């Protein structure tokens, strides 16, 4: 320069059209407990990387761009 993978909560990651985007694990709160541990129970956190197009309907396809990663060339 050429090809490819990946981006979705603080972190790991799922969820590949179908109408209110979820889980562990973290962190707030309350209970138990002699107790910082350990357990239960509730809660909050998300422009799904950004831009467009397609669809009646896009975290999902399809174009670019950004990052980040792997491989290939002189």
């Nucleotide at each position: 320069g050429c090809c490819g993978a990946u981006g979705u909560a603080g972190c790991u990651c799922a969820g590949u059209u179908g109408u209110a985007a979820g889980a562990g694990u973290a962190c707030u709160u309350u209970c138990u407990u002699g107790g910082u541990a350990a357990g239960a129970a509730a809660g909050a956190g998300g422009u799904c990387a950004c831009g467009g197009g397609u669809u009646a309907a896009a975290c999902c396809c399809c174009c670019g761009u950004c990052a980040u990663u792997g491989g290939c060339u002189c």
This is a predicted structure of a 74-nucleotide RNA (transfer RNA) from Candidatus Karelsulcia muelleri.
It is recorded under the gene name tRNA-Thr.
Its Rfam family is "tRNA". Its family is annotated with triplet codon-amino acid adaptor activity in the Gene Ontology.
The RNAcentral record of the sequence draws on ENA.
Its mean pLDDT, the model's own confidence on a scale to 100, is 80.
Lineage of the source: Bacteria > Bacteroidota > Flavobacteriia > Flavobacteriales > Candidatus Karelsulcia.